The prediction has a mean pLDDT of 87. This is a predicted structure of a 78-nucleotide RNA (c-di-GMP-I riboswitch aptamer) from a Nitrospiraceae bacterium. The sequence was found by an Rfam model in a public genome assembly. The organism belongs to Nitrospiraceae, within Bacteria.
[in-house]
């Protein structure tokens, strides 16, 4: 140095639940809020869940806090 790993330290992120906005909808934004997270960053390429719509057949969409796989990145004990 660099990977693997995750004690410490300084932090961050942020579920549900209520407000408002927006959408057909699943959701999204935002502001409160904290259930957790070492990637709870980023991205819809593969499963997978939801959702409109349709019904001979085919689709569009949503989640990334579901899995998986790629890119990145803070600190540095064992």
């Nucleotide at each position: 140095g660099a990977g693997a790993c995750g004690a410490a330290a300084g932090g961050c992120c942020a579920a549900a639940c209520c407000c408002u906005c927006u959408g057909u909808g699943a959701g999204g934004a935002g502001g409160a809020g904290a259930c957790g997270g070492a990637a709870a960053g980023c991205a819809a390429c593969g499963g997978g869940u939801c959702u409109c719509a349709c019904g001979u057949a085919a689709g569009a969409g949503u989640c990334a806090g579901c899995c998986g796989c790629g890119c990145u990145g803070c600190c540095g004990a064992a």